[in-house]
């Protein structure tokens, strides 16, 4: 150049087209403890971008980006 995958908290990862987008783990705070750890408990924080489609989209379709791959 062409084609295929994929993109959700700080990080791994869920989520039938029907939500307030959910789990560990990390960050905060507390409980316990002489003091920490480690267990409980509670809190914060995410859907790559722009546009279509739907009554309604994290999910379907289009473009674009960023990562992997493949082919020439």
């Nucleotide at each position: 150049g062409g084609g295929g995958c994929u993109a959700u908290a700080g990080u791994a990862c869920a989520a039938u087209g029907g939500c307030u987008a959910g789990u560990a783990u990390a960050g905060c705070g507390g409980u316990c403890u002489c003091c920490a750890a480690a267990a409980c408990c509670g809190c914060u924080g995410a859907u790559c971008g722009a546009g279509g489609u739907u009554c309604g989209a994290c999910u379907c379709c289009u473009c674009g980006u960023g990562g992997c791959c493949c082919c020439g």